[in-house]
Molecule: Glycine riboswitch aptamer
Organism: Rhodospirillales bacterium
RNA sequence: CCGACCCCAUGCGGGAGAGACCCCGGACCGUGAUCCGGGGCGCCGAAGGCGCAACCGCCCAGGAAACGCUCAGGCAAAAGGACCGCUGGGACAGG
Numbered sequence: 001c002c003g004a005c006c007c008c009a010u011g012c013g014g015g016a017g018a019g020a021c022c023c024c025g026g027a028c029c030g031u032g033a034u035c036c037g038g039g040g041c042g043c044c045g046a047a048g049g050c051g052c053a054a055c056c057g058c059c060c061a062g063g064a065a066a067c068g069c070u071c072a073g074g075c076a077a078a079a080g081g082a083c084c085g086c087u088g089g090g091a092c093a094g095g
Stems, first nucleotide, its partner, number of pairs: 001095002006090004011086004019041001021040007028032001042075003048071001049069003055063002
């Protein structure tokens, strides 16, 4: 000086699924595909959470899925969104 894998970002870009469902009450410079609260049925999995555990490990401690559940969340658009890429930063094997 370069720098894989890894970590971070409030930066940039991409980013799926599933009822603009029904009922009750309320709000309003104001009557609507509005907003708030409660209830019911159906559905989705990719925030978070929980479970199984192939596998990793110094086989101790521990880590561990996009699989399963659907508590939470979500089911027009917007927002959110696991994850991916770029950019910037950090740490570190190696050259």